[in-house]
Context: one part of a larger RNA
Formats: sequence, C1' cells, structure tokens
RNA sequence: CUGGGCGUAAAGGGCGCGUAGGCGGCCCGUUAAGUCGAACGUGAAAUCCCCGGGCUCAACCCGGGAACUGCGUCCGAUACUGUCUGUCUUGAGUCCGGGAGAGGAGGGUGGAAUUCCCAGUGUAGCGGUGAAAUGCGUAGAUAUUGGGAGGAACACCGGUGGCGAAGGCGGCUCUCUGGACCGGUACUGACGCUGAGGCGCGAAAGCUAGGGGAGCAAACGGGAUUAGAUACCCCGGUAGUCCUAGCCGUAAACGAUGAGCACUUGGUGUGGCGGGUAUCGACCCCCGCCGUGCCGAAGCUAACGCAUUAAGUGCUCCGCCUGGGGAGUACGGUCGCAAGGCUGAAACUC
Repeated sequence: CUGGGCGUAAAGGGCGCGUAGGCGGCCCGUUAAGUCGAACGUGAAAUCCCCGGGCUCAACCCGGGAACUGCGUCCGAUACUGUCUGUCUUGAGUCCGGGAGAGGAGGGUGGAAUUCCCAGUGUAGCGGUGAAAUGCGUAGAUAUUGGGAGGAACACCGGUGGCGAAGGCGGCUCUCUGGACCGGUACUGACGCUGAGGCGCGAAAGCUAGGGGAGCAAACGGGAUUAGAUACCCCGGUAGUCCUAGCCGUAAACGAUGAGCACUUGGUGUGGCGGGUAUCGACCCCCGCCGUGCCGAAGCUAACGCAUUAAGUGCUCCGCCUGGGGAGUACGGUCGCAAGGCUGAAACUC
C1' cells in the first nucleotide's frame, strides 16, 4: 500500500465555524482532458513463458517464437466523469405570517431556610452516636418571640418535559441577543455535503490579581472505632466553593454509537405547530410536519442487543484501531505562570 474493522472485544476527534482538498441535483448544447477502439512507431540484449536443439541426464547453453500488460504520434467513438455556455426547481438559502422554549449576556428584584448580632421570655442542659466522647452552656446555652446583618442556592410547579453544537441551562422581572419549528408559497437558482491544517467554544478541579465569604468543606486539629486506623462515624476547620478580569483545555467531555443524504412492516406515550371532522365553544377523534421516549417486523449482531432517533440497506467526506505489559512513559518539539496539556517511541518481556 492493500485488507478488515471502530455501542460493550483495540478503535468516533469533547463540540462547533470553516481553509485547502475530496465528493456533488434535472435538462439541452460545446469540447474531447479522463475513458474506450483502430493504425503506426517504440518498448536493447539477457531473464520469465512456448517450440526445437547441444553437453550420457539435469543445472547450463544455442536457435526460433510469443511476450514485454508500458509510452508516444495520429485517426475515431461520446454513454459516463471533467471543461465551458445556456436552462430548470425538487437540494440549499431568502422573504412573509405565527406561536413554543431552564438557549446566551447584562441589570433589577422576591420569599423560605442556614449562620451571626441585638433585645424579650425562660432554666439546666444542649448537641452528637451503634454507644460515646471531644464540643457548646450558670459570663445564661438549647428552645421560643421580635428586630437586624450577610452570603449562597432557588422548595412546590418539575415531567421518561423543554432549550442548546457540545460543555451545559431552573425563583420573578426588564433590556440586548442566537438558533430551531409550523404554515404560506413570493424570491434566488445548485449558491450543496464533508472538512487535513487553522480559529473559536469547552464541566469540575487547579493557577494569577482584586473583591467576597452564610452554608458546605480537601488539607489540618481534636474525639471515637481498631491489633493499628495517616480511613469509614463525631466535634471543629483553612484553601476552595461565589463575583470581576485573565489563564488552564482536561473528563466514564457517554448514546462509551462522527457528520450529511436517501431508502426500508408496525404499535403506543409525550412536547411544539398545522389541517380535517365535530361542537355554541374548549375537548374527544382522524391526518400531516418537527422533536423526544417505550415496545417490537424484516434485516443486522459473537452475544447482549439495535431496529424510520438503526447497530438495517446504500453513497460521500473526516477521525481513529492493528496482541498484553513496558506507557500515554522516555526523548525531541510545541503550548502553559505553574500544575501540566498535545504530539508520542524503543529496548526488554509474556
């Protein structure tokens, strides 16, 4: 290189935008580059193959033929691919009308609860556990009532529900803003798909600077348990968790399932629209589109299972795998303040 693969055996890039490249709808025409055919030229000899011959055979050698699957020139073919011209509307997009949504950013605001502070009532305990103890409390705790401060998170609604490319998003409200869906068919006329590099986004933890700090809580201290207990349980408690700006760039970043398009029996629930029927009307019922679940036909699968949201049947493009350990290590490069990330071996060994 070829081949076979990637839900769970090794293997889908965390996700998007997009460059090069690869691939690309219908019709007419053009050209004849790819493609196909003919002729001519060339394709040294030897080798390989076939026939014949020479060494007693063979290896080896000699003669002849074929072949050298290629390249060039020229003539021709035009279905397919390409080029160029023109056309079309079904792919894609725009426009108009609708409503749905924890989609994103910023501002404002609300109630419950925890903690703390002040004051009242009140007195001997509270707290915690398997049982205890450390701890708190006669300097008045716990409990209870009123007032105040501050931070963080938003019970019920809440759903197998919704939105987002993924990460992720949940009190209420205002401003700004992205996307999707349904209906209409008015417009553009292939403007498309994928996407090596590249650029951007990217939970938590962690890092830098400045704020903030109620609760929780690595580290740490103490009490228990235990043979020990650097743990599990208990009492405390600092980073951190929160905000602003900037880094980091990882994950069981999972549907462990890349993206797009097309095709292939069904049943049932649910979210958002539209149409029909019906009705006074909202429902109910029937049909269509988009999304999201469950069950299952054919088919697929090693099995489990998947099954119109495919892991079925096909096509296009990208990423990745190639026995286990060594090892996601070493070295080099590159990025980072660091932690470390990305790229990524070999010896040796089974």